[in-house]
RNA sequence: GAGUCGUGCGCGGGAGACGCCGGGCAGGGGGAGACCCCGGGCCCGGGGCCGAAGGAGCAACCGCCCCGGAAACUCUCAGGCAAAAGGACCGCGACCGUAGG
Repeated sequence: GAGUCGUGCGCGGGAGACGCCGGGCAGGGGGAGACCCCGGGCCCGGGGCCGAAGGAGCAACCGCCCCGGAAACUCUCAGGCAAAAGGACCGCGACCGUAGG
């Protein structure tokens, strides 16, 4: 020690895909009652779908070429499919460290 690079931090932006279906239990409404209706809450089950947390696979390419690294491609284990949360990636900022001098 400006700047570059590195891990994380703060702020901002940030897509996709069923508020699905069935059953049950709370809850609410109507009714004299029997019952009926609603249901974006909870539990169980069922299929459909998404890819940009993470994970895995192949590869252009790169390397020290035994082999290893490697995507926004691919797969969906995980995660997700109203809002919220999360979110690869991008921008800005500060701290720490590093190469170099």
Molecule: Glycine riboswitch aptamer
Organism: Tistlia consotensis